[in-house]
RNA sequence: UCAAUCCUUCGGGGUCGGGUGAAAUUCCCAAUCGACGGUGAUGAAGAAAUUCUAAGCCCGUGAGCCUUUUUAGGCAGGAUUUGGUGUGAAUCCAAAGCCGACAGUAUAGUCUGGAUGGGAGAAGGAUGUA
Numbered sequence: 001u002c003a004a005u006c007c008u009u010c011g012g013g014g015u016c017g018g019g020u021g022a023a024a025u026u027c028c029c030a031a032u033c034g035a036c037g038g039u040g041a042u043g044a045a046g047a048a049a050u051u052c053u054a055a056g057c058c059c060g061u062g063a064g065c066c067u068u069u070u071u072a073g074g075c076a077g078g079a080u081u082u083g084g085u086g087u088g089a090a091u092c093c094a095a096a097g098c099c100g101a102c103a104g105u106a107u108a109g110u111c112u113g114g115a116u117g118g119g120a121g122a123a124g125g126a127u128g129u130a
Stems, first nucleotide, its partner, number of pairs: 001130001004127007017029003031110002033100002035061004043052003056098002064075004080096005102113003
């Protein structure tokens, strides 16, 4: 430095205010939030190698349901444009938009519930191969 196995810990945020109504944190106005991995023309450090950092809507993953292929398989479940710079923009800058599982309830990303759960994964440790 490293294959594999095992253990431990960690691992999601959000309705201010107002309107209608018998009733809505669910509708309307308005407000507000952005999990994990990858990518990367961002930014920072360094002489350099390189390191750290940067996407809700670019590529994937996770939550619910079904099935004795159960360390598995299947189903369901979302969203971006315009302008600028530039050789090049899906990520930079600016502007305007859009999206959000299931069950409950006046129609819910934000309330309540399954959930003191599960989880993509992250960190550390043990055994141990070369």